[in-house]
RNAcentral holds the sequence, with entries from ENA. Bacterial RNase P class A from an Actinomycetota bacterium, 347 nucleotides, folded computationally. The gene name in the source record is rnpB. The coordinates come from a structure-prediction model, not an experiment, and the mean pLDDT is 79. Rfam family: Bacterial RNase P class A. By type it is a ribozyme.
RNA sequence: CGAGCUCGUCGGGCGGCCGCGGUCGCAAGAUCGAGGAAAGUCCGGACUCCACAGGGCAUGGUGCUGGGUAACACCCAGGCGGGGUGACCCGACGGAAAGUGCAGCAGAGAGCAGACCGCCGAUGGCCCGCUUGCGGGCACAGGCAAGGGUGAAACGGUGAGGUAAGAGCUCACCAGCGCCCCGGGCGACCGGGGCGGCUUGGCAAACCCCACCAGGAGCAAGGCCAAACAGGGACGUCGGUGGCCCGCCGGUCAAGUCCCGGGUAGGCCGCAUGAGCGCACCGGCAACGGGGCGCCCAGAUGGAUGGUCGUCCAAGACAGAAUCCGGCUUACAGACGGGCUCGUAAA
Numbered sequence: 001c002g003a004g005c006u007c008g009u010c011g012g013g014c015g016g017c018c019g020c021g022g023u024c025g026c027a028a029g030a031u032c033g034a035g036g037a038a039a040g041u042c043c044g045g046a047c048u049c050c051a052c053a054g055g056g057c058a059u060g061g062u063g064c065u066g067g068g069u070a071a072c073a074c075c076c077a078g079g080c081g082g083g084g085u086g087a088c089c090c091g092a093c094g095g096a097a098a099g100u101g102c103a104g105c106a107g108a109g110a111g112c113a114g115a116c117c118g119c120c121g122a123u124g125g126c127c128c129g130c131u132u133g134c135g136g137g138c139a140c141a142g143g144c145a146a147g148g149g150u151g152a153a154a155c156g157g158u159g160a161g162g163u164a165a166g167a168g169c170u171c172a173c174c175a176g177c178g179c180c181c182c183g184g185g186c187g188a189c190c191g192g193g194g195c196g197g198c199u200u201g202g203c204a205a206a207c208c209c210c211a212c213c214a215g216g217a218g219c220a221a222g223g224c225c226a227a228a229c230a231g232g233g234a235c236g237u238c239g240g241u242g243g244c245c246c247g248c249c250g251g252u253c254a255a256g257u258c259c260c261g262g263g264u265a266g267g268c269c270g271c272a273u274g275a276g277c278g279c280a281c282c283g284g285c286a287a288c289g290g291g292g293c294g295c296c297c298a299g300a301u302g303g304a305u306g307g308u309c310g311u312c313c314a315a316g317a318c319a320g321a322a323u324c325c326g327g328c329u330u331a332c333a334g335a336c337g338g339g340c341u342c343g344u345a346a347a
Base pairs, nucleotide, nucleotide: 001343002342003341004340005339006338007337008336009335010334012312013311014310015309016308017307018306020033021032022031023030024029035318039329040328042327043326044325045324046323047218048217049216050215059214060213061212062211063210064078065077066076067075068074079093080091081090082089083088094209095208099207100206101203102202116148117147118144119143120142123141124140125138126137127136128135129134130133156174157173158172159171160170161169175199177196178195179194180193181192182191183190184189222269223268224267225266231260232259233258234257235256236252237251238250239249240248241247276295277294278293279292281290282289283288313316
């Protein structure tokens, strides 16, 4: 210099004028006012109401190990497998000898498979010869799976023995599987050694099996105050009982006053001090944790966060809160910083 990998930050700045919403204020005015994703609503929680003795079934989710966390399907560190020359990236990464199921095309044969070309034809058959039980031939029965061919995949690989030709048929080595032992690691796992039968294909984000986790609904949750109209009651009034009053019973409630319950309209809370943000320090490889100092940073309910002008630069992308928080995923013009890799050239 070129090509790349990875982690992180920002994502228009400043000023004037006119507006909008929250809070404070009698007022003037002061002050605050979207994001890294506010998005998709895919996970996990907080919070609220309902349900709940205990256990099981169903359904859904998760699935290597250790740690982090309020929790997770997230994050960090590591193991194993795959990809890349490399920095690094990707992986739902338990079980396919419990059972059921699935697999296009090609191919002879694709799941306790199969014989198209091929090899053999020892044995049986047919033909020829003769030395009459041997030689030669054919490739009919039959044997084989080494070689060719198909396929993503053909029931271990290489070599030797063996054979009519062959074959784990036998043996040696290698790979793989199972079991045991030794060493390292908290562990996943790694390294080494021995034995065994000679070999048991793939798919479980197919059903299923195993282990673990999960009660349901969601801020239109839920709580508080509470008109009007209708309802209930008391006072009132009439009648009965009664000598009379109180009381009790029945009617009337037409008007008025007061009280009550549920709760509609409406209003308020929930609702923003929080698993909060910034700075340096300590512990830890890290995720993260700890204490210290400082800060207050939208809160609407027809729902605010805008418009315009000037100026600067590299000329401004994707997009906008609605209970809150931790993640994941997706969208994104451009700019900047840290670390690392490969190539080339020079020293």